[in-house]
Context: one part of a larger RNA
RNA sequence: AUUGAACGCUGGCGGCAUGCUUUACACAUGCAAGUCGAACGGCACCGCGUGCUUCGGUCUGCCGGCCAGUGGCGAACGGGUGAGUAAUACAUCUGAACGUGCCCUGUACUGGGGGAUCUCUCGACUGAAAGCCGGAUUAAUACCCCAUGCCACCUGACGGUGAAAGCGGGGGAUCUUCGGACCUCACGCUAUUGGGAGGCGGUCUAUGGCAGAUUAGGCUGUUGGUGGGGUAAAUGCCUACCAUGGCGACGAUCUGUAUCUGGUCUGAGACGACGACCAGCCACCCUGGGACUGAGACCCGGCCCACACUCCUACAGGAGGCAGCCGUGGUCAAUUUUGGACCAUGGGCGAAAACCCGAUCCCACUGUGCCACGUGUGUGAUGAACGCCUUCGCGUUGUCAAGCACUUUUGGCGGAUACUAAAACGAUCGUGUCAAUGCCAUGCUCUGAUGACAGUACCCGCUUACUGUGCGCCGGCUCUCUACCUGCCAGCCGCCGCUGUAUUCCUUACGGCGCCCGCGUUAAUC
Numbered sequence: 001a002u003u004g005a006a007c008g009c010u011g012g013c014g015g016c017a018u019g020c021u022u023u024a025c026a027c028a029u030g031c032a033a034g035u036c037g038a039a040c041g042g043c044a045c046c047g048c049g050u051g052c053u054u055c056g057g058u059c060u061g062c063c064g065g066c067c068a069g070u071g072g073c074g075a076a077c078g079g080g081u082g083a084g085u086a087a088u089a090c091a092u093c094u095g096a097a098c099g100u101g102c103c104c105u106g107u108a109c110u111g112g113g114g115g116a117u118c119u120c121u122c123g124a125c126u127g128a129a130a131g132c133c134g135g136a137u138u139a140a141u142a143c144c145c146c147a148u149g150c151c152a153c154c155u156g157a158c159g160g161u162g163a164a165a166g167c168g169g170g171g172g173a174u175c176u177u178c179g180g181a182c183c184u185c186a187c188g189c190u191a192u193u194g195g196g197a198g199g200c201g202g203u204c205u206a207u208g209g210c211a212g213a214u215u216a217g218g219c220u221g222u223u224g225g226u227g228g229g230g231u232a233a234a235u236g237c238c239u240a241c242c243a244u245g246g247c248g249a250c251g252a253u254c255u256g257u258a259u260c261u262g263g264u265c266u267g268a269g270a271c272g273a274c275g276a277c278c279a280g281c282c283a284c285c286c287u288g289g290g291a292c293u294g295a296g297a298c299c300c301g302g303c304c305c306a307c308a309c310u311c312c313u314a315c316a317g318g319a320g321g322c323a324g325c326c327g328u329g330g331u332c333a334a335u336u337u338u339g340g341a342c343c344a345u346g347g348g349c350g351a352a353a354a355c356c357c358g359a360u361c362c363c364a365c366u367g368u369g370c371c372a373c374g375u376g377u378g379u380g381a382u383g384a385a386c387g388c389c390u391u392c393g394c395g396u397u398g399u400c401a402a403g404c405a406c407u408u409u410u411g412g413c414g415g416a417u418a419c420u421a422a423a424a425c426g427a428u429c430g431u432g433u434c435a436a437u438g439c440c441a442u443g444c445u446c447u448g449a450u451g452a453c454a455g456u457a458c459c460c461g462c463u464u465a466c467u468g469u470g471c472g473c474c475g476g477c478u479c480u481c482u483a484c485c486u487g488c489c490a491g492c493c494g495c496c497g498c499u500g501u502a503u504u505c506c507u508u509a510c511g512g513c514g515c516c517c518g519c520g521u522u523a524a525u526c
Stems, first nucleotide, its partner, number of pairs: 001525003005522005012373001014371004019365001025329003030325002034073003039070002042066002046064002048061002051058002079285004090208003098201003103196003106192003110188001111146004121135003126131001151162004166187001168185004174181002210256003217247001219245001223243007260280003263274003287306004309320004339362003345359001346357003376406004387396002411463005426446002429443004470515005475496003482509002491498002
């Protein structure tokens, strides 16, 4: 000088940050991932409309909306933690044998048919429950088949294999079974090349950063080759055979410890120590293992198996995973609210409105840290009183106080009241598209809703010096001294040391010194 600190005494206010470093210990309750009705059949519920009504309701339509369900996208992001890991990680760099949903863009398509099934309903022959089974019925952008093949893949170069889905807005002619067909716009679907993308992700190589030799030899898929398999992709990644290699005193192997980095602290620097918060990577999400789905996982709030633990049970069997945000118990010297809002930023879904988001923005608590402000200002000598000391004269406390004159930061009361919020939406006009003046897209201009924080900040007015100072030290180091008490006792001490009857080192008091809403101690680093 510093700290994610703790403890003791003390404590006025505000701003900005920080806040389980210990048990990767166990967890009650709530919330943390949904959304789309413009993919689909429907109608539990609500609104609306229709018919009836004894005015209580009831019937019906699916028009709006929509529980549950089918389907799509998302859930692989965001969040937390640091157990493991000494290299399969990280930092920096080089290269080649790879993947890439959504978005932008080029090309070619989007034709014809089919069988099921969830929901609902019926039944239990089925259960304590979680749940399960059977019959009937039904839709799709769910699933399957045929056709075509720009293109892609395979090939023995002849040939072979492989697609698709519609929904919504608007509409002049024509047709119509009056539902539409048809045209057009927007969003989608299929195949595939290239681009944004020198991105993102996977993978390989080199170099670098801990300790121990009281760890010296270690490796057998080990090291290399061939054939085969496997992967998005190179490779002993796996396998059969063949060969015997490859690492090591420039420290292999083993053991211990440990996430790594940008950085942080210190220091004149060289360096040393550390890796909280913030940012990047990695690993993990009760413990161990496994795959499924998917563009992407071997998946924190998905699935399966096994262990331990907890809970329910009718003992046959089931349910669970806070190292998400709060919160509880426990451990501990020690660490916060079971808060508000999606207003902003950002993310997911959606054509959009909107919806969801413990991400995030805020609030609450905490002197844990840093910064800022205040506890008054001026005047005032009979140098008042008390106190302390005294050579008894005084000295000191001390302009301190009182008194007088001011001010009102802060506090209290009252009033007024924000920035953070302009995108979106809507309107006129223009442009594009189009058969179209419609729809849709887009541009200028105009209009203009929306605030959790918060009736907060800031501002204005009123009010009264009113509400507001402690902690440590005073032998030397080291700024700061006297008196009383005690008497090697009681005690102090960071080191030296002090105390045995005149202690500036103990205790107390007066006075002083230092820092100040903090001060000291302990722990730790330089």